Small-subunit ribosomal RNA, central domain from an uncultured bacterium, 345 nucleotides, folded computationally. The full RNA is in RNAcentral, with records from ENA and SILVA. Rfam family: Bacterial small subunit ribosomal RNA. Gene Ontology terms of the family: structural constituent of ribosome and ribosome.
[in-house]
Context: one part of a larger RNA
RNA sequence: UUGGGCGUAAAGCGCCUGUAGGUUGUUUAGUAAGUCUGUUGUUAAAGACUAAGGCUUAACCUUAGGAAAGCGAUGGAAACUACUAGACUUGAGUAUGGCAGGGGUAGAGGGAAUUUCUAGUGUAGCGGUGAAAUGCGUAGAUAUUAGAAAGAACACCAGCGGCGAAAGCGCUCUACUGGACCAUUACUGACACUCAGAGGCGAAAGCUAGGGGAGCAAAAGGGAUUAGAUACCCCUGUAGUCCUAGCCGUAAACGAUGGAUACUAGGUGUUGUGUAUAUUAUACAGUGCCGUAGCUAACGCGUUAAGUAUCCCGCCUGGGGAGUACGCUCGCAAGGGUGAAACUC
Numbered sequence: 001u002u003g004g005g006c007g008u009a010a011a012g013c014g015c016c017u018g019u020a021g022g023u024u025g026u027u028u029a030g031u032a033a034g035u036c037u038g039u040u041g042u043u044a045a046a047g048a049c050u051a052a053g054g055c056u057u058a059a060c061c062u063u064a065g066g067a068a069a070g071c072g073a074u075g076g077a078a079a080c081u082a083c084u085a086g087a088c089u090u091g092a093g094u095a096u097g098g099c100a101g102g103g104g105u106a107g108a109g110g111g112a113a114u115u116u117c118u119a120g121u122g123u124a125g126c127g128g129u130g131a132a133a134u135g136c137g138u139a140g141a142u143a144u145u146a147g148a149a150a151g152a153a154c155a156c157c158a159g160c161g162g163c164g165a166a167a168g169c170g171c172u173c174u175a176c177u178g179g180a181c182c183a184u185u186a187c188u189g190a191c192a193c194u195c196a197g198a199g200g201c202g203a204a205a206g207c208u209a210g211g212g213g214a215g216c217a218a219a220a221g222g223g224a225u226u227a228g229a230u231a232c233c234c235c236u237g238u239a240g241u242c243c244u245a246g247c248c249g250u251a252a253a254c255g256a257u258g259g260a261u262a263c264u265a266g267g268u269g270u271u272g273u274g275u276a277u278a279u280u281a282u283a284c285a286g287u288g289c290c291g292u293a294g295c296u297a298a299c300g301c302g303u304u305a306a307g308u309a310u311c312c313c314g315c316c317u318g319g320g321g322a323g324u325a326c327g328c329u330c331g332c333a334a335g336g337g338u339g340a341a342a343c344u345c
Stems, first nucleotide, its partner, number of pairs: 003317004007299002012313001014201004021194003025088007033081002035077009049065006091191001092188003095184004103177007110154001114150008125136002162169002206247006215241002220236004258312006266290011294301002318345003327338004
């Protein structure tokens, strides 16, 4: 390489858009490139195969015959693929009417809590722990009442629930805006699927600049614990966490399960919409649990497949060395992407 694989053994890109490419509904006619078939030329001889013969046999040798298959030419077939011309509506899309939603962006508003400050009441403790101590407090703390300010997060509702491609999204209202689903079948008429390269989005942490800073809290300081304690516990506490603009581009980015289409028992919850004879039944679209056939090494999966098939992409090929070195490339940096070998078991 072929083959075999990719939930957990090595292996699904974090997610999407999409170019080239690959693949591609039903039907009519034509063409004949692929395809199938006939003839013919050529593919030297020898060798191989088959038959007969010659050396006493065999090896060996001689003669004859037949191919397989490739390439070229030429004739034919038209089912399939392809191409050309036309038609169709089931795939796909548009339109119309509904409808659920923490989908996104921006603005405005709200209350609880926390901390700080001001003032009142009030007096000796508070805080913290396994027990303590550091710490705070007679310069009046903690507690309590009233007022003010600030920043961050939005209790209950809340759900095995909803939305989003993923990351993710939850106080309320408003504006703008993306997508899904259901119904009507009116329109277009294959416009589809997947996607190397490419482009975009992408938690947290981190970086740059400017703001902000209540609480929490890497680092750091102190108190304990301990043989020690660069920890776990306690008291403080700076980056950071928040906002704006720009980088970074990674995660156990997980369903550890790529996308699309079709087919293959049921039962039971639940969300949205519709229909009907309406405490129920049923259709479509989601989201859970159990489970048949089947699959699986087992665990388990099981119409939301890990079943049965087709198409396209990505990836794997013993452990370590190593996601390292070198090179290239991206980045302000941190580092990211790509990615070996010697050696060793």